[in-house]
Context: one part of a larger RNA
Molecule: large-subunit ribosomal RNA, domain II
Organism: Pseudomonadota bacterium
RNA sequence: GCCGGCGAGUUAUCUUCAGUGGCAAGGCUAAGCCGAGCGAGGCGAAGCCGUAGCGAAAGCGAGUCUGAACAGGGCGAUUAGUCACUGGAGAUAGACCCGAAGCGAGUCGAUCUAUCCAUGGCCAGGGUGAAGCAGGGGGAAAACCCCUGUGGAGGCCCGAACCGGUCAGGGGUGAAAACCUGUCGGAUGAGCUGUGGAUAGGAGUGAAAGGCUAAUCAAGGCUCGUGAUAGCUGGUUCUCCCCGAAAUAUAUUGAGGUAUAGCCUUACGUGAUGGCGGGCGGAGGUAGAGCACUGAUUGGGCUAGGGAGCUGAAAGGCUUACCAAACCCAGUCAAACUCCGAAUGCCGUCUUGCUUAGCGUAGGAGUCAGUCUGUGGGAGAUAAGUCCCAUGGUCGAGAGGGGAACAACCCAGACCGUCAGCUAAGGCCCCCAAAUUCGGGCUAAGUGGUAAAGGAUGUGAAUUCGCAGAGACAGCCAGGAGGUAGGCUCAGAAGCAGCCAUCCUUUAAAGAGUGCGUAACAGCUCACUGGUCGAUGCGAGUUUGCGCCGAAAAUGAAACGGGGCUCAAGCCCGAUGCCGAAGCUACGGGUUGUACGCAAGUACAGCGGUAGGGGAGCGUUCCCAAAGGGUAGAAGGGUUACCGUAAGGAGGCCUGGACUUUUGGGAAGUGAGAAUGCCGGC
Numbered sequence: 001g002c003c004g005g006c007g008a009g010u011u012a013u014c015u016u017c018a019g020u021g022g023c024a025a026g027g028c029u030a031a032g033c034c035g036a037g038c039g040a041g042g043c044g045a046a047g048c049c050g051u052a053g054c055g056a057a058a059g060c061g062a063g064u065c066u067g068a069a070c071a072g073g074g075c076g077a078u079u080a081g082u083c084a085c086u087g088g089a090g091a092u093a094g095a096c097c098c099g100a101a102g103c104g105a106g107u108c109g110a111u112c113u114a115u116c117c118a119u120g121g122c123c124a125g126g127g128u129g130a131a132g133c134a135g136g137g138g139g140a141a142a143a144c145c146c147c148u149g150u151g152g153a154g155g156c157c158c159g160a161a162c163c164g165g166u167c168a169g170g171g172g173u174g175a176a177a178a179c180c181u182g183u184c185g186g187a188u189g190a191g192c193u194g195u196g197g198a199u200a201g202g203a204g205u206g207a208a209a210g211g212c213u214a215a216u217c218a219a220g221g222c223u224c225g226u227g228a229u230a231g232c233u234g235g236u237u238c239u240c241c242c243c244g245a246a247a248u249a250u251a252u253u254g255a256g257g258u259a260u261a262g263c264c265u266u267a268c269g270u271g272a273u274g275g276c277g278g279g280c281g282g283a284g285g286u287a288g289a290g291c292a293c294u295g296a297u298u299g300g301g302c303u304a305g306g307g308a309g310c311u312g313a314a315a316g317g318c319u320u321a322c323c324a325a326a327c328c329c330a331g332u333c334a335a336a337c338u339c340c341g342a343a344u345g346c347c348g349u350c351u352u353g354c355u356u357a358g359c360g361u362a363g364g365a366g367u368c369a370g371u372c373u374g375u376g377g378g379a380g381a382u383a384a385g386u387c388c389c390a391u392g393g394u395c396g397a398g399a400g401g402g403g404a405a406c407a408a409c410c411c412a413g414a415c416c417g418u419c420a421g422c423u424a425a426g427g428c429c430c431c432c433a434a435a436u437u438c439g440g441g442c443u444a445a446g447u448g449g450u451a452a453a454g455g456a457u458g459u460g461a462a463u464u465c466g467c468a469g470a471g472a473c474a475g476c477c478a479g480g481a482g483g484u485a486g487g488c489u490c491a492g493a494a495g496c497a498g499c500c501a502u503c504c505u506u507u508a509a510a511g512a513g514u515g516c517g518u519a520a521c522a523g524c525u526c527a528c529u530g531g532u533c534g535a536u537g538c539g540a541g542u543u544u545g546c547g548c549c550g551a552a553a554a555u556g557a558a559a560c561g562g563g564g565c566u567c568a569a570g571c572c573c574g575a576u577g578c579c580g581a582a583g584c585u586a587c588g589g590g591u592u593g594u595a596c597g598c599a600a601g602u603a604c605a606g607c608g609g610u611a612g613g614g615g616a617g618c619g620u621u622c623c624c625a626a627a628g629g630g631u632a633g634a635a636g637g638g639u640u641a642c643c644g645u646a647a648g649g650a651g652g653c654c655u656g657g658a659c660u661u662u663u664g665g666g667a668a669g670u671g672a673g674a675a676u677g678c679c680g681g682c
Base pairs, nucleotide, nucleotide: 001682002681003680004679005678006677011093012092013091014090015089016088017087018086019085020084021083022082023081026049027048028047032043033042034041053060054059063075064074065073066072096235097234099232103225104224105223106222107221108220114199115198116197117196118195119194120193121192122191123189125158126157127156128154132150133149134148135147136146137145162186163185164184167182168181169180170179201217203213204212205211238617239616240615241614242613243612248261249260250259251258252257262367263366264364265363266362267361268360269359270358274355275354276353277351278350279349280348281347282346288340289338290337294334295333296332298330299329300328301327303324305323306322307320308319309318310317311316370395372393373392374391375390376389377388378387379386400411401410402409415589416588417587418586420585421584422583426579427578428577429563430562431561435576437575438574439573440572441571442570448565454549455548458546459545460544461543462542463541464540465539466538467537475532476531477530478529479528481505482504483503486500487499488498511526515524516523590607591606592605593604594603595602596601618671620668621667622666623665624664625663626662627661628660629659636655637654638653639652640651642649643648
């Protein structure tokens, strides 16, 4: 892991509600007794509930309490209970099942290990060579020192046994629940070790690591209290039918729990009270707008005050492209501004419209982590698949079609069947069902099939202005002059560094000069003019459609789903068809509710569904009663093309070899795929 078996809302008492039944102003017995067959039945009124309440009570009583009250008010009175059984729920018990870490009591452990006690054992070999002693030297002699010898000290040195366990590699479903190999530390000592003994659970022992106390230690093991408790996790077993939520408010030592309300369900009651639309009547201060208030705010005017400048001996005066109150003109801004002010929504009322809810009482819940999307806002950065509200929708609990794929987007709500039809979104060249459909445009970028500021003789449309047959625009030929090198500046400045001015003349025309150029000149060129040429012309703007650049990412094309597509298979406008879903229709069938009906049935409306409520059934074991089957083969097992809407139920054949079925009731150890479930097999 698979298979098989086992495996979770039970039982008792009380309370409450419903159903069924008995009796009823009453209902019921409890213990106990009689009885006999462990049965049935009988007796038993103590007691309990009800029949009257109110008051703290005395007490009074259809009333009573408060009170001065014959007031008002509170609670009552105008009747239905009680007992049993079955079922729902609650309370108390382990109370649906499994699961802690823990707490306490008693007991067993020092054969492991820690320390200690008693008594034994062990440490190859080599090195170093302390004290002491002896001899010698030194010295007058000593002390003391030196040399030699002797000697053999040491938590001394090297290194086996022994004890340890540094580093590395291996091992890591191991050879091993701590090992192997190499390497390394101690190795006469605070050494190692045998045997016997002592100390223990809040206790021991500890050269101290919370270490060790039998593979267990921040409090051992075992048994018991014990089914501790677990607002937590997991699991909770047959079928079909009807309805069907919530992820909110308030409170909470509350936040992943709970209570009450909200929303769901069931029964009963009520009966048009509900929803939508329409008419009428209301309150309001949002969107917008506005500046009348409160504030903010740009420019100008006017003008107090201030600053600055000038003047004056002072007083004062004058000026002001300084700052600026108030006021005026023009222009703005505001959630906590409003002279104004919608749409929606909300409230009331009427309704001859459409629709089908609403409300009350009682039983049972679940929900209190929501999610994305549109819209209005707040927070954030006018970030987030972000956080927080509001208001719709979806998912949640929703399948189907579309969107390449994709809970939350678009279409659409699946009772079942059909090799029938019509549509929605979205599509119709091929993959791939349906137009290589029709008419008119646009795009050349594979734009389509990602993106901004910004940039550009891309191209289409509309429009404005100007030039042009008295010849425009472009090209080509020619001219482009004189005063003058304007003045200033400057080393120079001559059209062309810079500053100022920018005239006059000759002309067809020609700037005191458009650009290049020179050190400065020169030179080239432009404006401007003539000629040539001969226009459905040329130039400059504005608005707009579609395109272009801007454009860099990590495995591989990879930013159309792919192929592939260019008067399109792209984009815009228009047209006609078709395809396309579990939508709608058609036909057949089932079922729920309502209405009608004696019934059979008919008509209409429904039948997606998690938590959850309600209803109806299937099957298993045992018991009672009745009826059956079985060695001419029971149960069980295998197999099979039958029946039933399902759980399920027959029949046949094979196996098996002794029990078993049906019907009507009853009682439950009553249904397995999940619990890192338990046991067994493989």